[in-house]
This record gives sequence, structure tokens and C1' cells, in this order.
RNA sequence: GAAGUUGGCCAGACAAUCGCUCUGUAGUGAUACAGGGAGGAAAGUCCGGGCUCCAAAGGGUAAAGUGCCAGGUAAUACCUGGGAGGUGUGAACCUACGGAAAGUGCCGCAGAAAAUAUACCGCCUCACAUCAUGGAUGUGAGGUAAGGGUGAAAAGGUGCGGUAAGAGCGCACCGCGCUAUUGGUAACAAGAGUGGCAGGGCAAACCCCACUUGGAGCAAGAGCAAAUAGAGGCUCAUCAGGGCGGCUCUUUAGAGUUUAGCACCUAAAGGUGUGACCCGCACCUGAGCCUGGGUAGCUCGCUUGAGGUGUUUGGUGACAAACAUCCCAGAUGAAUGAUUGUCCACGACAGAACCCGGCUUAUAGGCUGACUUCUUUU
RNA sequence: GGGCCGUUAGCUCAGCUGGUAGAGCACUCGGCUUUUAACCGAAUUGUCGUGAGUUCGAAUCUCACACGGCCCACCA
Repeated sequence: GAAGUUGGCCAGACAAUCGCUCUGUAGUGAUACAGGGAGGAAAGUCCGGGCUCCAAAGGGUAAAGUGCCAGGUAAUACCUGGGAGGUGUGAACCUACGGAAAGUGCCGCAGAAAAUAUACCGCCUCACAUCAUGGAUGUGAGGUAAGGGUGAAAAGGUGCGGUAAGAGCGCACCGCGCUAUUGGUAACAAGAGUGGCAGGGCAAACCCCACUUGGAGCAAGAGCAAAUAGAGGCUCAUCAGGGCGGCUCUUUAGAGUUUAGCACCUAAAGGUGUGACCCGCACCUGAGCCUGGGUAGCUCGCUUGAGGUGUUUGGUGACAAACAUCCCAGAUGAAUGAUUGUCCACGACAGAACCCGGCUUAUAGGCUGACUUCUUUU
Repeated sequence: GGGCCGUUAGCUCAGCUGGUAGAGCACUCGGCUUUUAACCGAAUUGUCGUGAGUUCGAAUCUCACACGGCCCACCA
């Protein structure tokens, strides 16, 4: 100098004028003054929490999710560090990375065979037959899995020996399984011994194992105010007793009965507790659906919080602790804007709505730390 | 603001226990008819919304994104 990897930061600047909104102070009020006023993603709503209601959400099943190890954290599927595997010359990057020997299932076409292995071509031996007879061809019986061929995938790989031909059949190396040892908290690694090798892949197929998870969401929820037809229909539900009612008989007021019906009372029945079921618990005497009616207003929740900034200490780090200091949007048709001037590198993605921690996605341009490779010069 | 669902031929929909995707209507061509419609026969239908991953193989399983749609106030 060129190319690249990775971490962090900024998100046009300044001034003037006119507005918008919130808070405080003053004022009867109009208004005046002072102060604050979008983001790194406010987004997607993909995870995790706080908060609120349902009981302080309890036990079991189902369902869903997560899945190497250790740590961090309020918590996580996030982050940090490490292991294993893979990619790259390298800095670095990527990985849903438990179990296929619990069981079930799938592996189309091709191929002999797709999982209890098997045999199309081939190789070899034996028997028989034929012929142009130390050989060849054909048929049959057997041996074999080295070679060919199929496929995404073919039953450890390479080499040597061995054999009729072959084969972990034997041996060496590599791979793999098992055993204990050593190092490490662990995942795992290392070397040693041992076994000829044992049943391929798919679990983002069902499933098994371990762990986690109650549901709903600020339109949660609480208080106040206003208004009415405080209405109608359908469906569901109760062991049992009572009541009303019905039916029958007669002396019109009783008797018998529950064979129409009514959810009116008791209640051990039932219902509700926001999309699974059972138990338990709490509350209620109805619940669900449809049609119709009324109001669509105010206040709280609503921003002081796992908060920001700085220093020190502990830790490899994520992070934690201590001290100091600061208050930094809170709307509800919903504010955060417009114009002018100057400057530059000419300005991207994009707008809070209960609040945080992450992830993912979008994003003009610029600044900066660390590192790698190549080339040149000294 | 919050919750949920969908995207397959020109249109309406199947296929979602992984093995190269169909039905009806429409369109095109031929026949029948004097002609049209109806009817009969034939052919074409397609990046399965987009991009990644798992798998030998993805419309189907998983993740991210895009587009479209539905529901949610209070009183009684």
C1' cells in the first nucleotide's frame, strides 16, 4: 500500500421566527414565564419477564417447547466461556449438537438385495454331456462376495499375506466398540490394554429420556358519570323433597295421582372461575347463543425504572457489588412541526401508545479499536 | 394497541400420514348446426406468495420475510 475478518460509536450541524403538546409557577380568566418533548431499530410480535385479573395458581394427565457442558441473569429459545464437528491459506465464521441396541414406521424409481441380508453378470471347484480332446462349450450341484453394474445410501477402509477362487481368514496402519487409568467441575481429551468388527439412514416421522411451561392480556384491571324497552327468542342443566298446575272421582269442597307442564323454594344437583380433562379450592343460583335497546364521556393504571452517566473493585468474560450524581416523552383523532439563512461529506431506514431484557428484519454515509493474508521499502 | 387465520392453473377450491399436483368453470382448437348457444372430443394450463434450512428427495416439516383477511369497548 492492497484485500479482508471482527467489536464499538454517530445518525446532518448552528442560528432566527412562527406554531403543537406535557409539567411547574403566577393569574378569576384570556394568557405569560421557565423546563421537557421519538429510535437504534420506536418495526415484526418471534421468545422471556414485570404488572393486572382469574385463589397465594395447588396435584395428576394431556398438549406445547427446549435439547453438548459450565456459568450469567428477574427470566429466556438470549448472552459469555469451553468441548465436538464442519468451512476458510488465515484473522475468523457456522452448527435444532440427547437417544436409531425400548418399540412402531418410511427409504419412490433403479437394483440380485434397502436391513433376519442377498446373488443379475462375474470368479472358482466337482460331476455329467458334446466337440476339432493337457482345452473349450453347455447343463446340474456347491463355494464366494474380491471385481462389474444400480442407487442419495450396499454390511468397516487401504495394503500385504493367504486361498481352488475368495473372505478380518491372518497381520500392519487408520476407523470403531468395550475396559479401567490420567487430566478436566463437566462436555470431552490423551495415551494404554482389549475385541476381528457387533443391527445403514431418517427422530425439523411417531416416539423414548431429561428439563421447562396455569390461562388471559392495559381494549388487562379499578373508580365515577350518563342513558334505556333494565326487552324478546332458542338451547342446555338437577338424585330427591316441597309448591303451582294438570288429570280422575264425587257431596263444589275435598280425596287420589304425578300419566301435560312450570327452574318458583330447599338443595348433597347444576353453573362459573377466558380454548383440553380429572381432582381440589373459591364464588353463584342459573348458563350459553341470537335479535334488539342505550352510552360511546371523565379519572386512575401512565411512567422513578431489573433507570441512565461516571469512578473503583471482583471476574478470562457475560456480569456483579460499592460510592457519587442526574430525572430524561406520556398523547387519547392522538403533540414532537414549518419557514428562512449559513456550512458540509447534501443526509438512509423509519414515528412512542403499560413497561423492560433479548432475537430477527430494514438502514445513505461517516468515525474508530483489535487482528489476518499478500506485496513493496528500510 | 392486542389476538388469530390464510396465500396452489385466469377464477373457486382439493391435495398437507414427504416420492416431480389435480377437479369444476373459463380460454384455445376440431366436430355437430344455415349460424349461435347447448352438446361431443382434444390440447394447454402452474417458479405451489418469496428466501433459507432439515432430508437422497419439500406444495407438505422447520425458520425468517412479504401480502391479504377476521375478531377484541362499556351498561343491562
Predicted 3D model of RNase P RNA and transfer RNA as a complex of 454 nucleotides. Rfam match: Bacterial RNase P class A. Rfam classes the family as a ribozyme. Model confidence (mean pLDDT): 78 of 100.